A computed fold for a 77-nucleotide RNA from a Candidatus Heimdallarchaeota archaeon, annotated as transfer RNA.
RNAcentral holds the sequence, with entries from ENA.
Its Rfam family is "tRNA". It is annotated as a transfer RNA. Rfam links the family to the GO term triplet codon-amino acid adaptor activity.
The source organism's lineage runs through Archaea, Promethearchaeati and Candidatus Heimdallarchaeota.
RNA sequence: GGGCCGGUGGUCUAGUCCGGUAUGACGUCUCCCUGACACGGAGAAGGUCGGCAGUUCAAAUCUGCUCCGGCCCACCA
Numbered sequence: 001g002g003g004c005c006g007g008u009g010g011u012c013u014a015g016u017c018c019g020g021u022a023u024g025a026c027g028u029c030u031c032c033c034u035g036a037c038a039c040g041g042a043g044a045a046g047g048u049c050g051g052c053a054g055u056u057c058a059a060a061u062c063u064g065c066u067c068c069g070g071c072c073c074a075c076c077a
Stems, first nucleotide, its partner, number of pairs: 001073007010026003020057001028044005050066005
């Protein structure tokens, strides 16, 4: 230098192919339960979907550029 894969709440992750309410688990908070804790039950908060731009009525999803991580190939030494 070329190619491929990945980046999504605090953590992990589904969804991307084929654009249409962002999913689940753990964690956190509140309440119930208990003498209390744990377990269990109910509920809630938490996301500019790596970044910028484009296409579109509508983008996590499509397009371009770019950043970060990983793998392969090539080149130089």